Predicted 3D model of RNase P RNA and transfer RNA as a complex of 476 nucleotides. Model confidence (mean pLDDT): 76 of 100. It holds a member of the Rfam family "Bacterial RNase P class A". Rfam describes the family as follows. Ribonuclease P (RNase P) is a ubiquitous endoribonuclease, found in archaea, bacteria and eukarya as well as chloroplasts and mitochondria. Gene Ontology terms of the family: ribonuclease P activity, tRNA processing and dimeric ribonuclease P complex.

RNA sequence: CCAGUCGGCCGGACAGCCGCUGCCGCAAGUGCCGAAAGGCCGCGGGGGAGGAAAGUCCGGGCUCCAGGGAAACACGGUGCCGGGUAACGCCCGGCGAGGGCGACCUCAGGGAAAGUGCCACAGAAAGCAAACCGCCUUGCAUUUGAUGCAAGGUAAGGGUGAAAGGGUGGGGUAAGAGCCCACCGCGCGGACGGUAACGGACGCGGCACGGUAAACCCCACCGGGAGCAAAACCGAAUAGGGACAACGCGGGCGCUUGUCGUCCGGGCUCGUUUACAGGCCAGUUGUCCGGGUAGGUUGCGAGAGGCGUCCGGCAACGGGCGUCCCAGAUGAAUGGCUGUCACGUAUGCGGUUUCGGCCGUAUACCGUACAGAACCCGGCUUACAGGCCGACUGGCAUU
RNA sequence: GGUCCCGUAGCUCAGCAGGAUAGAGCACGAGAUUCCUAAUCUCGGGGUCACUGGUUCGAAUCCAGUCGGGAUCACCA
Repeated sequence: CCAGUCGGCCGGACAGCCGCUGCCGCAAGUGCCGAAAGGCCGCGGGGGAGGAAAGUCCGGGCUCCAGGGAAACACGGUGCCGGGUAACGCCCGGCGAGGGCGACCUCAGGGAAAGUGCCACAGAAAGCAAACCGCCUUGCAUUUGAUGCAAGGUAAGGGUGAAAGGGUGGGGUAAGAGCCCACCGCGCGGACGGUAACGGACGCGGCACGGUAAACCCCACCGGGAGCAAAACCGAAUAGGGACAACGCGGGCGCUUGUCGUCCGGGCUCGUUUACAGGCCAGUUGUCCGGGUAGGUUGCGAGAGGCGUCCGGCAACGGGCGUCCCAGAUGAAUGGCUGUCACGUAUGCGGUUUCGGCCGUAUACCGUACAGAACCCGGCUUACAGGCCGACUGGCAUU
Repeated sequence: GGUCCCGUAGCUCAGCAGGAUAGAGCACGAGAUUCCUAAUCUCGGGGUCACUGGUUCGAAUCCAGUCGGGAUCACCA
């Protein structure tokens, strides 16, 4: 210098003017809106989007519902080992497998000798293995060689397939075959190292045990349900419910015969009648009560909080001390204009070059991403112009 | 805001306990029939099974992650 790997950070800056929205302080009017609850109006100060606020994929806080407590069945989820954490499917460290020359990256990575299912097509045979071609032996036939037929042996070779019941080499054999041997692989065993996953040796076994669990299933662990439109409080109008009163309606009585006074009573229906029970229907006005709705308020931000420093730990993280207060809207604020600068892009000029580019300078105004809180927090995933920092790897050149 | 559902041809759908050329109806094109058209008959074209990755010998189907759309006050105050 080129190519690359991993980790962390920023994500336009400053000034002026004009706004928007919460909070705090002061000021407070027989102010305004509203039936009320409650809200609004002045001045000053200070705060005001993100690394993802996003997707809503996991885990919690919080609230209500359900339930004696806990557990279990069912259902769903997770799945190497150890640690971290409030918890997690997250994070850290390690193990194993795979990829890369390497830094490093990827892995839903328990169990297939508990059971069931599936393995299309092709192929002789696909899970109880299996003779299609080939190879070999014997017998028979054809006059030898050789060929054909029959009986048997054979999984070394060919062919099919994703997969054919260990691989390579040697011995052995009629030809072959773990039939025998060496090495590799695989399985089993008890010691050793390690907290463990697991590891490297040793001994034994001639190989039994194909794949699939992101098919059912088994084992271990976790999970009650719903969600801030949860939930709590205040609370109209109208309609409906209840209580009381008046009027009205029906009936009885009275006499002053009236638009009267007083007392009593809901009405209808079915069954032979009466009572009770059942069913159906039901006035007007006023006052009060209780429930819900519209509306309003709370929930709503001091927190598993941020920053700095020290200690423990390989790390994730934990602990101590100090310091700071840092958005809170509800058709939804966090913006607009001007100027200067920064960065990028395009073009011109100059320099340099390993001809890919790089550096400097001027102009143009073109551009400055992804995107925007909605109860809060821990993660994951996805989007993102451009830039900065650190650690490391490979190559080339020079010393 | 929360919650739930869907995506296969131009349109409406089937196929989804995995098996290879992915189907049906309507629509479209060509031919036959007819004097011509419609109807009818025959043939044909047309698919990134929304996308990306994974599991598997094999994925439209199983799993994960994205993208798009819908339900919307009669899904929830």